[in-house]
RNA sequence: GCUCCCUUCGUCUAGCGGUCAGGACGCUGGCCUCUCACGCCGGAAACAGGGGUUCGAUUCCCCUAGGGAGCG
Numbered sequence: 001g002c003u004c005c006c007u008u009c010g011u012c013u014a015g016c017g018g019u020c021a022g023g024a025c026g027c028u029g030g031c032c033u034c035u036c037a038c039g040c041c042g043g044a045a046a047c048a049g050g051g052g053u054u055c056g057a058u059u060c061c062c063c064u065a066g067g068g069a070g071c072g
Stems, first nucleotide, its partner, number of pairs: 001071007010025004018055001027043005048064005
C1' cells in the first nucleotide's frame, strides 16, 4: 500500500427495510426478611461519526475513525 471482517445500554450479546431496539450480568426503586443475602415485581440506560438510496435505514451503499486478519 491492497483485500476482507468487526463496531448496538456500564459489560457481554440478539436482531430485522416499518412495531416499545430484545436478553443476561451489573446499577437502581419496591415487596419479602429482625437484618443481609436469595427470590419476586418494576425502572433508567445503547445502534462509532458523516453523507447517500428509500415513503421509511440499526439494517443497504460510500467515506471517515477505531480494532482485528490476510497479502505484498
Transfer RNA from a Gammaproteobacteria bacterium, 72 nucleotides, folded computationally. The organism belongs to Gammaproteobacteria, within Bacteria. Rfam family: tRNA. Rfam describes the family as follows. Transfer RNA (tRNA) molecules are approximately 80 nucleotides in length. The sequence was found in a public genome assembly.